RNAcentral holds the full RNA, with entries from ENA. Large-subunit ribosomal RNA, domain II from a Desulfobaccales bacterium, 682 nucleotides, folded computationally. Its Rfam family is "Bacterial large subunit ribosomal RNA". Lineage of the source: Bacteria > Pseudomonadati > Thermodesulfobacteriota > Desulfobaccia > Desulfobaccales.
[in-house]
Context: one part of a larger RNA
RNA sequence: GUCAGCGACUUACUCUUGGUGGCGAGGUUAAGCCGUGAGGCGAAGCCGGAGCGAAAGCGAGUCUGAAUAGGGCGUAUUAGUCGCCAGGAGUAGACCCGAAGCCGGGUGAUCUAUCCAUGGCCAGGGUGAAGGUCGGUUAACACCGACUGGAGGCCCGAACCAGUUAACGUUGAAAAGUUAUUGGAUGAGCUGUGGAUAGGAGUGAAAGGCUAAUCAAACUCGGUGAUAGCUGGUUCUCCCCGAAAUAUAUUGAGGUAUAGCCUCCCGUGAUGAGCCUCGGAGGUAGAGCACUGGAUGGACUAGGGGUCUCACAAGAUUACCAAACCCAACCAAACUCCGAAUGCCGAGGUCUUUAGCGGGGGAGUCAGACUGCGGGUGAUAAGAUCCGUGGUCGAGAGGGAAACAACCCAGACCGCCAGCUAAGGUCCCCAAAUUUAGGCUAAGUGGGAAAGGAUGUGGAUCCGCCCAGACAACCAGGAGGUUGGCUCAGAAGCAGCCACCCUUUAAAGAAUGCGUAAUAGCUCACUGGUCGAGUGGGUCUGCGCCGAAAAUGUAACGGGGCUCAAGCCUAGUACCGAAGCUGCGGGUGUCAGGUUUUCCUGGCGCGGUAGGGGAGCGUUGUCGUAGCCUGUGAAGGCGUACCGUAAGGAGCGCUGGAGGUCCGACAAGUGCUUAUGCUGAC
Numbered sequence: 001g002u003c004a005g006c007g008a009c010u011u012a013c014u015c016u017u018g019g020u021g022g023c024g025a026g027g028u029u030a031a032g033c034c035g036u037g038a039g040g041c042g043a044a045g046c047c048g049g050a051g052c053g054a055a056a057g058c059g060a061g062u063c064u065g066a067a068u069a070g071g072g073c074g075u076a077u078u079a080g081u082c083g084c085c086a087g088g089a090g091u092a093g094a095c096c097c098g099a100a101g102c103c104g105g106g107u108g109a110u111c112u113a114u115c116c117a118u119g120g121c122c123a124g125g126g127u128g129a130a131g132g133u134c135g136g137u138u139a140a141c142a143c144c145g146a147c148u149g150g151a152g153g154c155c156c157g158a159a160c161c162a163g164u165u166a167a168c169g170u171u172g173a174a175a176a177g178u179u180a181u182u183g184g185a186u187g188a189g190c191u192g193u194g195g196a197u198a199g200g201a202g203u204g205a206a207a208g209g210c211u212a213a214u215c216a217a218a219c220u221c222g223g224u225g226a227u228a229g230c231u232g233g234u235u236c237u238c239c240c241c242g243a244a245a246u247a248u249a250u251u252g253a254g255g256u257a258u259a260g261c262c263u264c265c266c267g268u269g270a271u272g273a274g275c276c277u278c279g280g281a282g283g284u285a286g287a288g289c290a291c292u293g294g295a296u297g298g299a300c301u302a303g304g305g306g307u308c309u310c311a312c313a314a315g316a317u318u319a320c321c322a323a324a325c326c327c328a329a330c331c332a333a334a335c336u337c338c339g340a341a342u343g344c345c346g347a348g349g350u351c352u353u354u355a356g357c358g359g360g361g362g363a364g365u366c367a368g369a370c371u372g373c374g375g376g377u378g379a380u381a382a383g384a385u386c387c388g389u390g391g392u393c394g395a396g397a398g399g400g401a402a403a404c405a406a407c408c409c410a411g412a413c414c415g416c417c418a419g420c421u422a423a424g425g426u427c428c429c430c431a432a433a434u435u436u437a438g439g440c441u442a443a444g445u446g447g448g449a450a451a452g453g454a455u456g457u458g459g460a461u462c463c464g465c466c467c468a469g470a471c472a473a474c475c476a477g478g479a480g481g482u483u484g485g486c487u488c489a490g491a492a493g494c495a496g497c498c499a500c501c502c503u504u505u506a507a508a509g510a511a512u513g514c515g516u517a518a519u520a521g522c523u524c525a526c527u528g529g530u531c532g533a534g535u536g537g538g539u540c541u542g543c544g545c546c547g548a549a550a551a552u553g554u555a556a557c558g559g560g561g562c563u564c565a566a567g568c569c570u571a572g573u574a575c576c577g578a579a580g581c582u583g584c585g586g587g588u589g590u591c592a593g594g595u596u597u598u599c600c601u602g603g604c605g606c607g608g609u610a611g612g613g614g615a616g617c618g619u620u621g622u623c624g625u626a627g628c629c630u631g632u633g634a635a636g637g638c639g640u641a642c643c644g645u646a647a648g649g650a651g652c653g654c655u656g657g658a659g660g661u662c663c664g665a666c667a668a669g670u671g672c673u674u675a676u677g678c679u680g681a682c
Stems, first nucleotide, its partner, number of pairs: 001682006011092013026047003032041003051058002061073004095233002098230001102223006113197009122187001124156003127152001131148006160184003165180004199215001201211003236616006246259005260365002262362007272353003275349006286338001287336002292332003296328003301322001303321002305318004368393010398409003413586004418582003424576003427560003433573001435572006446562001452546002456543010473530005479503003484498003509524001513522002587606008617671001619668006627661003636655005642649002
């Protein structure tokens, strides 16, 4: 892992609500006793029948109060009670499994920590302390040398003990090892045997280490089914309805209580919702600047600064700063002289629709998500976060968006090899137009992106020049005073500064650019000619272009592929397209009607998680039942094309070999795919 079996809302008591039954202004017994039993006895007690008050107490009243006042709670307003069944609550382990833990009594020092007693072990090599002897030396001590000697938590290094580094091992050879390497190795050494100390206790050269593969409190049994606002699991079917992820409070935040929202029953009986009309309150959007503030320019002008004058006083002046007033133009969630649309409240209504409200039983929900719109926070970031208001998902299948909870269309009772449509589509993949008319795009734009850039191209419009000849091109001219003045080494149109005139002209700048050391030279403006019809510049706008770099592979149309389109815009026709709508058949809920159990007709329904309500199937046992079936073959098993809306139920065949049980009722150890479930098998 698979299969089989087992496996979780129970039971007792009390309360409460509903159903049902008995009796009923009453209802009912409990313990106990009697009886084989069925049953009987048993009135103590409990509930109801009267309330009010804290109470004494009074009583259809009573309390408060001075009150014969008012007010509160009652009466008037007629039902309980005892069983049984079911829903729920409480107390108990209370749906099941699950802690880490806490406490008590015991068991452990054969592992390990320390200690005690008594034993054992440490190859070999090196170093050479004290002391000693001899010699030297000293007055003597001291000192020096040689030899001797053999000290040491001394040195090197086996056994032994340890475990440094690395590799391997990591379902290992091993629940801590192997190999290489390494530390100690006469010592605070290692080790055998026997013994001592223990659970808030021991022992510890101290790591919270160790105390039998267990240690920030061992193990074992008990309290014990500890507790678990936490996780997991919780077993047959069909039918009707159907949520919430909010408010408030909380040692509250993943829990809970009450309310909100769901469901069932009873009551009420149009009270609900939409729309229209009418009447209201209001200060948002917008707008405005009248207030409160902000903020720009101007004008005006206090005050201040600078400069000048000045013994002081007092003045003058100002391309400075600037209050108030004025003009112009602005800004504001906490500004408003104004001020909507919606929404909200109320009234009415010939309309549409089907709720609403009250009481009671049962819940679940209080982690929400995205999306449109209005906002706050943030960075006018986030698949961000927090509100408001709709939608969808949640709990919603179907069609579209290639794929894609939340987007678009649309709400699935069942069946049909019938039809019409929605969104979206109609060249092929792929159902349906290679559709009609008119345009645009050349970029594969379409089929990703900004600031910004550009004689891309279409449309509209405005302003110049133009047959008295424009624009482009070509031919020719483009001069003189003059090398203007200044500056400069030079400055001659053309480094720079100043000025920018006059003349001749068809026209020609004290010169547009290139150029020279400076000149020269080329060119342009400007003019004539050739040519012969448009040409130049703005503005608005449609569609395009550049801007444009990413990681496995084209890869930014789903693909193929597409260019008067299979792209984009405008208008039209046809078709396809869903579980939508229709048709036909069937089921079921509810309401209404009908010769009113059954049945028929009609209206409206039947997506669904948590959850509420209803109706059933099956299993085991008991009763009716000494019945019925069964060796002419029970249960169980295997197979099967039958029946039922489902749980399920038959028939037949084989197997099996002795029990089973229709129908009606009753009672439950009553239904398994998941709990890293338990046991067994494989």